[in-house]
RNA sequence: AACAAUCACGCGCUGAAUUCCCGCUACCCGGGAAACGGGGGAACCAUCCGGCCGCCACGGCCGCGGGGUGAAUCGCUGGGCAACCUGCGUAGGGCUUCUCCCGGCCCGAAUCCGGCAGCUAACUCCGUAAGCGACAAAAGGAGAGAAA
Numbered sequence: 001a002a003c004a005a006u007c008a009c010g011c012g013c014u015g016a017a018u019u020c021c022c023g024c025u026a027c028c029c030g031g032g033a034a035a036c037g038g039g040g041g042a043a044c045c046a047u048c049c050g051g052c053c054g055c056c057a058c059g060g061c062c063g064c065g066g067g068g069u070g071a072a073u074c075g076c077u078g079g080g081c082a083a084c085c086u087g088c089g090u091a092g093g094g095c096u097u098c099u100c101c102c103g104g105c106c107c108g109a110a111u112c113c114g115g116c117a118g119c120u121a122a123c124u125c126c127g128u129a130a131g132c133g134a135c136a137a138a139a140g141g142a143g144a145g146a147a148a
Stems, first nucleotide, its partner, number of pairs: 011133004018034006035128006045118001049063006064115001065116001066113004074089003078085002092107004098143004
């Protein structure tokens, strides 16, 4: 000097996942409030699986499901008994440190409920995690704002 790693304080990104107060010496943890986010839940409207059995009020059994969070759905090729896996696309989603356009680069997962939930006022129940980034297509254009 360069490169890499770790730690701290900042800045920024995905995401609802942040701020404050109290308890504790502090952290963790516990409680509360605000803010943001999600589920359940009337009327009106919408919807109304199949088979078998029965004591035929309606109930039972089997098949097949169904639903939520999220951008994360769907299609084709190949492998596989299947579940599923690989590859190529795709609905949809993200990234320029003020915004938008253009272009470029990415994602297109995971998981929960357990036979059950349409919408839904009142009401009610939950969550506030996790993971990343550093001179570079962060190129180019337009606008705003600030400074002078």
Predicted 3D model of a 148-nucleotide RNA (c-di-AMP riboswitch aptamer (ydaO/yuaA leader)) from Paenibacillus albilobatus. RNAcentral holds the sequence, with entries from Rfam. Its mean pLDDT, the model's own confidence on a scale to 100, is 77.